[in-house]
Small-subunit ribosomal RNA from an uncultured prokaryote, 1522 nucleotides, folded computationally.
Model confidence (mean pLDDT): 84 of 100.

RNA sequence: AGAGUUUGAUCCUGGCUCAGAACGAACGUUGGCGGCGUGCUUAAUACAUGCAAGUCGUACGAGAAAAUCGGACUUCGGUCUGGUGAGUAAAGUGGCGAACGGGUGAGUAACACGUGGAUAACUUGCCCCUGAAUCUGGGAUAAUCAACCGAAAGGUCGUCUAAUACCGGAUAACAUUUUUUUAGGGCAUCUUAAGAAAAUCAAAGGCGGAGCAAUCUGCCGUUCAGGGAUAGGUCCGCGGUUCAUUAGCUUGUUGGUGGGGUAAUGGCCUACCAAGGCAACGAUGAAUAGCCGGCUUGAGAGAGUGAUCGGCCACACUGGGACUGAGAUACGGCCCAGACUCCUACGGGAGGCAGCAGUAGGGAAUAUUGCGCAAUGGACGAAAGUCUGACGCAGCAACGCCGCGUGGGUGAUGAAGCAUCUUGGUGUGUAAAACCCUGUCAGCGGGGAAGAACCGUGCAAGUAGUAACUGACUUGCGCCUGACGGUACCCGCAGAGGAAGUCCCGGCUAACUCCGUGCCAGCAGCCGCGGUAAUACGGGGGGGACUAACGUUGUUCGGAUUUACUGGGCGUAAAGGGUGCGUAGGCGGACCAAUAAGUCGGGUGUGAAAUCUCAGGGCUCAACCCUGAGCCUGCACCCGAAACUAUUGGCCUUGAGUAUGUGAGAGGAAAGUGGAAUUCCAGGUGUAGCGGUGGAAUGCGUAGAUAUCUGGAAGAACACCAGUAGCGAAGGCGGCUUUCUGGCACAAUACUGACGCUGAGGCGCGAAGGCCGGGGGAGCAAACAGGAUUAGAUACCCUGGUAGUCCCGGCAGUAAACGAUGGAUACUAGGUGUUGGGGGUGUCGAUUCCCUCAGGGCCGCAGCUAACGCAUUAAGUAUCCCGCCUGGGGAGUACGGUCGCAAGGCUGAAACUCAAAGGAAUUGACGGGGGCCCGCACAAGCGGUGGAUUAUGUGGUUUAAUUCGAAGCAACGCGAAGAACCUUACCUGGACUUGACAUGUUUAGGACCGUCGGUGAAAGCCGAUUUUCCCUUCGGGGACCUUUUCACAGGUGCUGCAUGGCUGUCGUCAGCUCGUGCCGUGAGGUGUUGGGUUAAGUCCCGCAACGAGCGCAACCCCUGUCCAUAGUUGCCAUCAGGUCAUGCUGGGGACUCUAUGGAGACUGCCGGUGAUAAGCUGGAGGAAGGUGGGGACGACGUCAAGUCCUCAUGGCCCUUACGCCCAGGGCUACACACGUACUACAAUGGUCGGUACAGAAGGUCGCAAUACCGCGAGGUGGAGCUAAUCCCCAAAACCGGCCUCAGUUCAGAUUACAGUCUGCAACUCGACUGUAUGAAGGAGGAAUCGCUAGUAAUCGCUGAUCAGCAGGCAGCGGUGAAUACGUUCCCGGGGCUUGUACACACCGCCCGUCAAGCCAUGGAAGUUGGGAGCACCCGAAGUCGUUUGCCUAACCGCAAGGAAGGCGGCGCCUAAGGUGAUACUGAUGACUAGGGCUAAGUCGUAACAAGGUAACCAAGGGCGAA
Repeated sequence: AGAGUUUGAUCCUGGCUCAGAACGAACGUUGGCGGCGUGCUUAAUACAUGCAAGUCGUACGAGAAAAUCGGACUUCGGUCUGGUGAGUAAAGUGGCGAACGGGUGAGUAACACGUGGAUAACUUGCCCCUGAAUCUGGGAUAAUCAACCGAAAGGUCGUCUAAUACCGGAUAACAUUUUUUUAGGGCAUCUUAAGAAAAUCAAAGGCGGAGCAAUCUGCCGUUCAGGGAUAGGUCCGCGGUUCAUUAGCUUGUUGGUGGGGUAAUGGCCUACCAAGGCAACGAUGAAUAGCCGGCUUGAGAGAGUGAUCGGCCACACUGGGACUGAGAUACGGCCCAGACUCCUACGGGAGGCAGCAGUAGGGAAUAUUGCGCAAUGGACGAAAGUCUGACGCAGCAACGCCGCGUGGGUGAUGAAGCAUCUUGGUGUGUAAAACCCUGUCAGCGGGGAAGAACCGUGCAAGUAGUAACUGACUUGCGCCUGACGGUACCCGCAGAGGAAGUCCCGGCUAACUCCGUGCCAGCAGCCGCGGUAAUACGGGGGGGACUAACGUUGUUCGGAUUUACUGGGCGUAAAGGGUGCGUAGGCGGACCAAUAAGUCGGGUGUGAAAUCUCAGGGCUCAACCCUGAGCCUGCACCCGAAACUAUUGGCCUUGAGUAUGUGAGAGGAAAGUGGAAUUCCAGGUGUAGCGGUGGAAUGCGUAGAUAUCUGGAAGAACACCAGUAGCGAAGGCGGCUUUCUGGCACAAUACUGACGCUGAGGCGCGAAGGCCGGGGGAGCAAACAGGAUUAGAUACCCUGGUAGUCCCGGCAGUAAACGAUGGAUACUAGGUGUUGGGGGUGUCGAUUCCCUCAGGGCCGCAGCUAACGCAUUAAGUAUCCCGCCUGGGGAGUACGGUCGCAAGGCUGAAACUCAAAGGAAUUGACGGGGGCCCGCACAAGCGGUGGAUUAUGUGGUUUAAUUCGAAGCAACGCGAAGAACCUUACCUGGACUUGACAUGUUUAGGACCGUCGGUGAAAGCCGAUUUUCCCUUCGGGGACCUUUUCACAGGUGCUGCAUGGCUGUCGUCAGCUCGUGCCGUGAGGUGUUGGGUUAAGUCCCGCAACGAGCGCAACCCCUGUCCAUAGUUGCCAUCAGGUCAUGCUGGGGACUCUAUGGAGACUGCCGGUGAUAAGCUGGAGGAAGGUGGGGACGACGUCAAGUCCUCAUGGCCCUUACGCCCAGGGCUACACACGUACUACAAUGGUCGGUACAGAAGGUCGCAAUACCGCGAGGUGGAGCUAAUCCCCAAAACCGGCCUCAGUUCAGAUUACAGUCUGCAACUCGACUGUAUGAAGGAGGAAUCGCUAGUAAUCGCUGAUCAGCAGGCAGCGGUGAAUACGUUCCCGGGGCUUGUACACACCGCCCGUCAAGCCAUGGAAGUUGGGAGCACCCGAAGUCGUUUGCCUAACCGCAAGGAAGGCGGCGCCUAAGGUGAUACUGAUGACUAGGGCUAAGUCGUAACAAGGUAACCAAGGGCGAA
């Protein structure tokens, strides 16, 4: 510090996710030791049991028992009594404490907390200091004893007694109150100091010492007063949660006066008076929450949190209340009410673990009913001491942090095992073993601390005070006190011995292989893995990370600049309010002066400690602990500065405004008025149609339409002008005239003097559509009706047509209300045109030239932007103010509120769900987008297919099998260049199992070969017979064959979606790329586009490109002309010979030809055209002319195209069978459908006869001549030929005859018979011949194919395969046409451009209803809870007030009685409770509504291309759905 994820790729926006740290954690697996910490986050749920607050005899009175030692008596059981126990225990009066310490966080949004102040408005027990005092009396009472009630708890009555308990009196001022004088101070009430007068208020003793006593003295206590310290009360400023779908709240409320109350201010309380107080700077209400120091995280700012430790607050079963007290409205006190639990004799009682342990319950989850007061601290005490679940320790728990160990060294034959494997090996791996060492921890044995200081006691010394001593205090020495604990620590002993796991290994993210599984099982934080070769599932091996832990889950911060103060945005990604006026608020021009609130500097106080940082120190280190410094960023106060902001005063004119003049304008409102058009009405003319459409129909018209003419009526809208012209804030505004009226611009002066900008709420305006009431209604036209279209057509098209559209009055308040761009001000290159105004120059004259102000456009620099783009009319640079945004969907929905007559508007969520949604641009692909170009693509032609018969292939069907593959073009006379057996892969049956075939090995034997027999359909099985091949060192070895064993063979079994190779196709289309450079953030672009041209990315020109590669073309082959060379088997012109005839012979190389090498054609030449180019066009010459004709040759790639059955090959599968052999059958089936062909339908023909002319092939397992036989297929026979030598070889054509338009002398299927040939064999199932038979077929519907010249058409010939079989295929030649105007259309292709929501790329994407399942939510007659408030009723305890009843020791009084007090009564207030009516909130609810999600349901096709009617926004109506 970043990374993954939207896309084919890119940049951006934006969410989701990950890596880090942390935890009072929990869960899973595992677990050796120690130190220091931490440990009910849930039920403030309920609690058994024990303990957690007592102490003081130096305040007081009283006072046991057990036990034991005596004595007496005795029924020998015991009884009585005395001493000790003991002035002890327990209890009581009294004092102090119990208000601390400890727990919890329910409540509380508050002066509760934090921080800083105030108290001139207060209190403070114990403690410290100072001063003064502690005098004198009195009456009770508990305990005890006795009686009684009660189950108990407890209570009643009588009698006795004490105090530091209680009460009276005296004394007292510096205290308090009142009055008052003087002098100060302050901040209003006030306050300080010094005086004067009056009134009022105290007390208690105890223990020592001396002394006979009086008395003195010490200590502790008590009282009054003052001060201090500590602790608290109260008040104030500021600070820290959410919701406005909580907007108004308040009657003791706000203030005053009198009174009361308190320690004290105060409506704290009360009576009266006034009507105030709070609130958008958020009152009231609701929800949530203890607050802080801190803790976690973070670079910081922040965000989250408030366990442990510390400060404060609140609470103590729930609610209320007071008492006591210095202090409580009291956790282990009291009273009352309530709920719950327990006891009970049923009459009544008792209780409160949110103290420490512990129990139940809840929960994912949190410990021992431990030891000790030794230390620290606390209460009491004079003290010893007692008490102390505070605390110190121990126990449990890897819960956290820290430390240590589980060994170290050497060790290669790189052991074994395991894994993998190319079978050579490689990995685990120096790892192990083995050898040599060490000894931490644990274990055993021994030693053994610090924490202890006090106190007390013994001895000694000193100090103040005293007459003096004791005592008190101080100091020194000795002794005494340890829960932890025989712990830490140290020493010794033995021995590598007892001590390693967890997660991960597709990317992020370090780490890879094998097997299993086969969209199953499963994984997953995100992206995503798994459908037969899974580094992603499960296991093995190996590896990586951390380590006594490792993972998972949860939560928080971070990353996230993803709420943006630091530090974001709003044209198109989410986001500018529809628009103006304006309130509060925020911000605000120049100059001068003052002040000092902000601001800045210095200082003071505070900011507790702990934490944190740094330094040092202590535990062996560390964690941990200690000391010091820093920090605590804050608040308050004092002093100072005066630039800026602010405030105040003054002044200015540039912002703003006013006045004067001029000007433009569809700015607004009202009244009037005009012509064109439309429709209607009346009349005339006129006749059969009109109208409408893609084409029609509905409709209108012979009752006279349409058309045309005249006249009239009505309503609405204003052609041309008209313009990226004008005006207005926006919506919006358009004939003409008038009236009224708003705003704006310019020019020149004058005036006011900051009067300004923005604007939450608020108030106006606000298209269309809509609503209410009243008019109006020509045209148009939702709804509706009809006609078409269509599969349907609730639409598009047509004919009609009502609301509405228009006017008046009111409502409504929304739009894609858009520049998708809030307003204001200032600044920042220009160019150009335009609207309005002004000025200058110049001219006779400015419309023309120049300058300027205001508006409204285009282009463009810097700059900005993700890009597109914006660019003085900013989206640039800045300032001010307002509005708005924070992933998509759910949803602008629900609920609530508010507005509206309604429709609906405004405000505006959540659950749930997804990992995207989105913007701009790029490359493709596509479009029922555009434009350019090409192709037998269309057109123009010729001939076909589709109809018939047959052949052949395919589908289907059938079958035991009809083997398999090929599937639009690009499967279908295809693999197959040839299925009777074989082939053959299929079926049936019969056999074999190391095998039909290869290599090695083992056993036995033998040459092999050959011959024979049995059985059988054959294969095979059984058997017989014969025979030793080579070398030799004679031991043996080798080769071959048979048998046998083991490895293995074998498979046309599967996967062409694991592959190689080969092939098809787009397409012989002209394309496909690269290097460098340049442009762009980038994907990419440029080049390759453009202007021409070409068959061509062919060439030329231009150009930020310049070059290059694969393709094109050429080079290669055939063919067309010529030349040279060579002439045999080819040829024969000349010469010679010969024949019936023939290059037959000699000979010849001239010619043809053969086969080698050359020449030739290149737009080379000329004219025209073109840009002077490339080229095109015409011509010459030439055998050939513009790639001459044909072939081979197929770029980058596409189709997971085809082929595992040519071959090769990974993986899987079979192994007495899915291998192999044999016989027979099948691949040849046959209702049917399709493809490809043959032959025809005839006279351009058929048939008969005659006569000609090829090319290219092939031939010894062959081609075969002459000859003979046969009607013929063919046979007999075999010259010649291993081939330019011999053989095989044409048919159309031409000549002549017949046939004469018929199902024929066409056509030949089918069938019968007789034959031929091949072959082991023609039955299933060959070809051919002859005779006979003589089917369909009369030129073929929709549709569709080929071909542009030696082509189509037509005619035959040859070859491969092959024993035989050709209508197929591959070749060859003969004869030999027609047509092309042209590119609108169909198909395919190329380039450019455009749109896109497509990228699996239109066979794409995608919307909604309906149907099914699941999920959450809204509504709902209701049902059932909760908390809070209001009104009324009742009203406990209790304070306060009152009191006529009753009672009473202290004081007064001779007494009666009084004073005072208590009980009781009454009153106010009031908890709980009850009743009632509301509001809020939760759960649930038949049914209902929409929403979301869910591989393959239904209906349509709405959107994306002009998406086939452009889409979208607002509104109304209608409709299965879109």